[in-house]
Context: one part of a larger RNA
């Protein structure tokens, strides 16, 4: 090289955009690079193979043939690939008209709850637990009513509902803005797919600077429990959680399932549209496109299961795997303020 794999056994990159590269729809014409056939030159000898011969045989040696699967030149073929030219519309994109949506960013507004502060009523407990205690309370708590302030989150609607590439997104209104779907078949005419590097986005925690801080709450203090209790339970409580600007770049970043295209029985539910039958309208029904689920034929699978949203049948491109431990460690490089990230062994051992 050939070959086997990646839901759960080792193995899909967290996600997108995209460079190089790889791969690429349907015709016609051209040329003939790859490709195919013929001819010719060359492919030293020896070796290998075949035939014959020489040493008594063999090894060994001699002769002839074949072969040397290659390369050059030349003639020809033109199906396929590439190239040049010219077309096409079904892939892709644009346009017009509609539609749904927690898609994103910024600003403003709202009510419930909570805490705190002030005031009124009231007068001995409250709180908490398995039971308690720490704690709070006659300097008037808890409870209850009024007023004010503050921060964070948005009950019901709410739904295996929706949107987004993923991370993720949920009160209301406005402004700006991205994408998707359906219908028309109006335009362009292969403009496509994938994507090493690269760039961008990327939960939570963490970091830097400045704000903010109601509730919750690592650390920490106290009370319990216990043989002990550096815990589980209780009373407090700092960082943090929130905002602005910047960094970090990781997750069971999961569907543990890369992206795209094509093909291969069905049933049913939900979401967004369109069409159609019944004399008309509406509902139901039927047909159809897209999205999200459930169940299942064949097939596949070690099984669990998967099954038009494939883990079926194929093609293209990328990433990754190769026994366990050592180890995601050491070392080097690189990125980071740091924490650390990315890349990533070996000895040894079973």
């Nucleotide at each position: 090289c050939u070959g086997g794999g990646c839901u759960u056994a080792a193995a899909g990159g967290g996600u997108g955009c995209g460079u190089a590269g790889g791969c690429g729809g349907c015709g016609c014409g051209g040329a003939a690079a790859g490709u195919u056939g013929g001819g010719u030159g060359u492919g030293a000898a020896a070796u290998c193979c075949c035939u014959c011969g020489g040493c008594u045989c063999a090894a060994c040696c001699g002769a002839g043939g074949a072969a040397c699967u290659g390369c050059g030149c030349u003639c020809a073929a033109u199906a396929c690939u590439a190239c040049c030219g010219u077309g096409c519309u079904c892939g892709a994109g644009g346009g017009a008209g509609a539609u749904a949506g927690a898609g994103g960013u910024g600003a403003g507004c709202g009510g419930a709850a909570c805490u705190u502060a002030g005031g009124g009523u009231g007068g001995a407990g409250c709180g908490g637990u398995g039971a308690a205690a720490u704690g709070c309370g006659u300097u008037g708590a808890u409870a209850u009513c009024c007023u004010a302030a503050g921060g964070a989150a948005c009950a019901c609607c709410g739904g295996u509902g929706g949107c987004g590439a993923a991370a993720g997104c949920g009160g209301c209104u406005c402004a700006c803005u991205g994408g998707a779907u359906c219908u028309c078949u109006u335009c362009u005419g292969a403009c496509g797919c994938u994507g090493a590097g690269g760039c961008a986005c990327g939960a939570a925690a963490g970091c830097u600077a400045g704000g903010g801080u109601a509730g919750c709450g690592a650390a920490c203090g106290g009370g319990a429990u216990u043989a002990g209790a550096u815990a589980c339970c209780c009373c407090g409580g700092u960082a943090g959680u929130c905002c602005u600007a910047g960094c970090c770049g990781u997750a069971a970043a999961c569907g543990a399932u890369g992206a795209g295209c094509a093909c291969u029985g069905g049933a049913u539910u939900g979401a967004a549209g369109g069409g159609u039958c019944c004399u008309c309208c509406a509902u139901a029904g039927c047909c159809u496109u897209u999205c999200a689920g459930u169940c299942g034929c064949a097939a596949c699978g070690a099984a669990a299961g998967c099954g038009u949203u494939a883990a079926g049948u194929g093609c293209u491109c990328c990433g990754c795997c190769u026994g366990g431990g050592g180890a995601g460690u050491a070392u080097g490089g690189u990125c980071g303020c740091a924490a650390g990230g990315c890349u990533g062994a070996a000895a040894c051992u079973c």